The RNA shown here (SAM riboswitch aptamer (S box leader)) has 111 nucleotides.

RNA sequence: AUGUUAUCAAGAAAGGCAGAGGGAUUAGACCCGGAGAAGCCUUAGCAACCCUUUAAUCUUUAAAGAAGGUGCUAAAUUCUACCUUAACAAAUAUGUUAGGAUAGAUAACCU
Numbered sequence: 001a002u003g004u005u006a007u008c009a010a011g012a013a014a015g016g017c018a019g020a021g022g023g024a025u026u027a028g029a030c031c032c033g034g035a036g037a038a039g040c041c042u043u044a045g046c047a048a049c050c051c052u053u054u055a056a057u058c059u060u061u062a063a064a065g066a067a068g069g070u071g072c073u074a075a076a077u078u079c080u081a082c083c084u085u086a087a088c089a090a091a092u093a094u095g096u097u098a099g100g101a102u103a104g105a106u107a108a109c110c111u
Base pairs, nucleotide, nucleotide: 001111003109004108005107006106007105008104013043014042015041016040017039021032022031023030026081027080028079029078044073045072046071049069050068051065052064053063054062055061056060077103082100083099085098086097087096088095089094
């Protein structure tokens, strides 16, 4: 880096350095930011993917846990974009809601 599978409306922040941007990308919207953004470091926390323990009806399931490997700690993956489908509204254009796809993030595994 490619691929496969699972999850993504829950949860969890302080300090130091730094000094103007940031919220993945493109466009639009909306937000965060000198009452200090990104980035780096320290400590703390959240969660439970890998993991640990126990039990069972044992290709797995359930409960408990958090030592270790990741991850995460504004807003739904901040929202919308594409699609036919369904419902509703509308004279139409179209809009709203639900669903799906694409893209992305994280984990585990494979090459």